[in-house]
Context: one part of a larger RNA
RNA sequence: CUCCGGAAGGAACUCGGCAAAAAAGCGGCCGUAACUUCGGGAUAUGGCCUUCCUAUAUCAUCUGAUAUAGGACGCAGCGAAAGUACCCCAGGCGACUGUUUAUCAAAAACACAGGUCCCUGCUUAACUCGUAAGAGGAUGUAUAGGGGCUGAGGCCUGACCAGUGCCGGAUUGUCAAGGGUGAAGGUGUUUUGAUAAUUAGUUUGUUGGUUCUUUCAACAACUAAUUAUUAAAAUGCUUAUUGCCUUAAGCGUCCGGUAAACGUCGGCGGUAACUCUGACCGUCCAAAGGUAGCGUAAUCCCUUGUCGGGUAAGUUCCGACCCGCAUGAAAGGCUUCACGACUUGGGGACUGUCUCCCGGAGUUGCCCG
Repeated sequence: CUCCGGAAGGAACUCGGCAAAAAAGCGGCCGUAACUUCGGGAUAUGGCCUUCCUAUAUCAUCUGAUAUAGGACGCAGCGAAAGUACCCCAGGCGACUGUUUAUCAAAAACACAGGUCCCUGCUUAACUCGUAAGAGGAUGUAUAGGGGCUGAGGCCUGACCAGUGCCGGAUUGUCAAGGGUGAAGGUGUUUUGAUAAUUAGUUUGUUGGUUCUUUCAACAACUAAUUAUUAAAAUGCUUAUUGCCUUAAGCGUCCGGUAAACGUCGGCGGUAACUCUGACCGUCCAAAGGUAGCGUAAUCCCUUGUCGGGUAAGUUCCGACCCGCAUGAAAGGCUUCACGACUUGGGGACUGUCUCCCGGAGUUGCCCG
């Protein structure tokens, strides 16, 4: 380590009867409580029987079964082996069967039937997946489909719409792209000027050459054309610029609705022929001030609250009480038959769990030989 046996006691062990022991052994007969949703609870709990032989009766008939009576044996008759519920009382939680953390959690967690709210009217429903095409929903159509919360059944589910959310309505607020129209800048075109340059000139003047003139050259003026710069006007195009007008949803504002939407559900003072208490009164605040029920609770800090029960003795348990630190009504409230490898307290039976350990068998590791 794996088993077997044990005087007297019998849970004194321990967080806790954990483990072990014991009982019954899904056969037959009798019998069976509270409670109950009348189905259950229930194999409740509990008591008796069980082998073999003979006879008789009934049924069945290849074999037999049942009942009754008499008899036989043993410590023991489902005589072995295997397989195979311990039971009861009272709470909590969850209605139930089911599901779950493969590999520390099986539960009071999840699911569930039932309840309720919201969305969805179908050529592409709502919703979900996908960039899309498309697919699921559904070859369905509001007695259908999706989502949230609650979680059988019974009795019920109170007040508050001020805040937040959602829905409806109104709207001189706000507001995008787009559209319209300006400014400014840029850039074309046309026209009219100015200046400069170049070229030309049947133009004019001066000078020079020539010299009568014509002709030639230079310069100046003028005219024309071209180019460049610049100014004005008109008319287009354009923009990392800018103003105004128009403009949807949304947001904001206003008016309503909605809590099985998110949520919220008071304080102080006084008061009754002893005392205590406060039905009652006053006052402040608030949207409204917690209703029914339950309550020291899986919720109570104080707290081992107080009283009662159970025990010789009970921080646990059960029944009450209620100034509920900080219960409370679908994050549902209270209750409830049945059910649970759930959890709490008690009882019976039973035992090496223990008082308190002892003896024996087998096996493994190590040590010695």

A computed fold for a 369-nucleotide part of an RNA from a Minisyncoccales bacterium, annotated as large-subunit ribosomal RNA, domain IV. The source organism's lineage runs through Bacteria, Bacillati, Minisyncoccota, Minisyncoccia and Minisyncoccales. Model confidence (mean pLDDT): 81 of 100. The full RNA is in RNAcentral, with records from ENA.